RNAcentral holds the sequence, with entries from ENA.
A computed fold for a 334-nucleotide RNA from a Candidatus Limnocylindrales bacterium, annotated as Bacterial RNase P class A.
It is recorded under the gene name rnpB.
Lineage of the source: Bacteria > Bacillati > Chloroflexota > Candidatus Limnocylindria > Candidatus Limnocylindrales.
The coordinates come from a structure-prediction model, not an experiment, and the mean pLDDT is 78.

RNA sequence: UGAGGUGGCCGGAUGGUCGCGGGCGGCGGGGCGACCCGUCACCCGAGGAAAGUCCGAGCACCACGACGCAGGGUAGCGGGUAACUCCCGUCCGCCGCGAGGCGCGGACCAGCGCCACAGAGACGAGUCGGCUCGGCUUCGGCCGGCCGGGUGAAACGGGCAAGCUCUACCUGGUGCAAGGCCAAAUAGGAGGGCACGUGUCGGCGCAAGCCGCACAGGGGUGCGUCGCCCCGCCUUCGGGUCGGCUGCAAGAGGCGUCGGGCAACCGGCGUCCCAGAUGGAUGACCAUCCCCGCGCAAGCGGGACAGAACUCGGCUUACAGGCCACCUCAUCGG
Numbered sequence: 001u002g003a004g005g006u007g008g009c010c011g012g013a014u015g016g017u018c019g020c021g022g023g024c025g026g027c028g029g030g031g032c033g034a035c036c037c038g039u040c041a042c043c044c045g046a047g048g049a050a051a052g053u054c055c056g057a058g059c060a061c062c063a064c065g066a067c068g069c070a071g072g073g074u075a076g077c078g079g080g081u082a083a084c085u086c087c088c089g090u091c092c093g094c095c096g097c098g099a100g101g102c103g104c105g106g107a108c109c110a111g112c113g114c115c116a117c118a119g120a121g122a123c124g125a126g127u128c129g130g131c132u133c134g135g136c137u138u139c140g141g142c143c144g145g146c147c148g149g150g151u152g153a154a155a156c157g158g159g160c161a162a163g164c165u166c167u168a169c170c171u172g173g174u175g176c177a178a179g180g181c182c183a184a185a186u187a188g189g190a191g192g193g194c195a196c197g198u199g200u201c202g203g204c205g206c207a208a209g210c211c212g213c214a215c216a217g218g219g220g221u222g223c224g225u226c227g228c229c230c231c232g233c234c235u236u237c238g239g240g241u242c243g244g245c246u247g248c249a250a251g252a253g254g255c256g257u258c259g260g261g262c263a264a265c266c267g268g269c270g271u272c273c274c275a276g277a278u279g280g281a282u283g284a285c286c287a288u289c290c291c292c293g294c295g296c297a298a299g300c301g302g303g304a305c306a307g308a309a310c311u312c313g314g315c316u317u318a319c320a321g322g323c324c325a326c327c328u329c330a331u332c333g334g
Base pairs, nucleotide, nucleotide: 001330002329003328004327005326006325007324008323009322010321012289013288014287015286016285017284018283020045021044022043023042025040026039027038028037029036030035047305051316052315054314055313056312057311058310059175060174061173062172071171072170073169074168075167076090077089078088079087080086091105092103093102094101095100106166107165111164112163113160114159115158123157128148129147130146131145133144134143135142136141179246180245181244182243189237190236191235192234193233194232197215198214199213201212202211203210204209217231218230219229220228221227253272254271255270256269257268258267259266260265290303291302292301293300294299
């Protein structure tokens, strides 16, 4: 200098104006209520993949005696983790000159199945050629034994489980529209009450109150009293509906540092709070700068893939452009 390998990082920056969603507080308003709305100040407001929803979990509800079978999944060995089909280390095999990469890596002495083409023959049967060694013979040959050539990846030795299968281990179902809490009117359910009371009535009294008057809620049970039943009124409770809130943003959390470990990762300490919508906010404009293209210049145009929806750990896929570290090969020079 050229060609590569592995791992990691960035994903336009800063400032201003306006707008939108959320949190906390103040003020104002609405609703019977649970609660909600408006406004002001402060603070926060997409990603490395928020994507595919492919694995594994948390969480929630439902189901559930135990064991087994079926079904599904995993597969060298060891480690990490909440868990995994993920990650790390290592052995083996294959690929690469190499740095490195890939894994289709348990068991074909349980059974079944398969082994293209070629070849007589592919695991069942059987025999293409030769020897004439043995036996038989109707003399053509037959049986047994031995040897050899050819085909092919493999020729009575086997191979394949990314074929069924076997072995070992794991394995309930449904998903936040899961679920939880609060809570009208009407209807229905349960309990209590309806004369030691009530009154918009009259009189007395400053008042508290006293006296008087009226009212036995309606109906049924032949009548009366009690009881019971139905209806009515008042009241309390419980369930659900309309509706409101929650789950829902402090977490297997981020960053820094120290220690342990080859590593994945783990532990201690310090520090930070970092979106929570429900027709769904996260935007627009201006200025300066950065990168790319065009242009002599002034300047003009462009800046990828794509956007949360209960939350994490992975995998996979998409991605303009750029940066860093370590390593390999070739060539040249010292």